[in-house]
Predicted 3D model of a 72-nucleotide RNA (transfer RNA) from a bacterium. The RNAcentral record of the sequence draws on ENA. The coordinates come from a structure-prediction model, not an experiment, and the mean pLDDT is 85. Rfam family: tRNA. It is annotated as a transfer RNA.
């Protein structure tokens, strides 16, 4: 220098145009003589950043940041 991939909750990832979701952690209950399983329940998101397109963008397009990876 040229192509490609990723970026969503404290971690691991899901969600291909209409209210953002599991799991795992955290917090509260229930159970238990206590603890640990375990069941319930809540809390936790400026969707990387900027713009564009649309009636509507986590989605689609442009640049840019940072991470991997292949070419030279």
């Nucleotide at each position: 220098g040229c192509c490609g991939g990723a970026u969503u909750a404290g971690c691991a990832c899901a969600g291909c145009g209409g209210u953002a979701g599991u799991g795992c952690a955290u917090u509260c209950g229930a159970u238990u003589c206590g603890u640990a399983a375990u069941c319930g329940a809540a809390a936790g998101g400026u969707c990387a950043u900027g713009g564009g397109u649309u009636c509507g963008a986590u989605u689609c397009c442009c640049a840019u940041a940072u991470c991997c990876g292949g070419c030279u």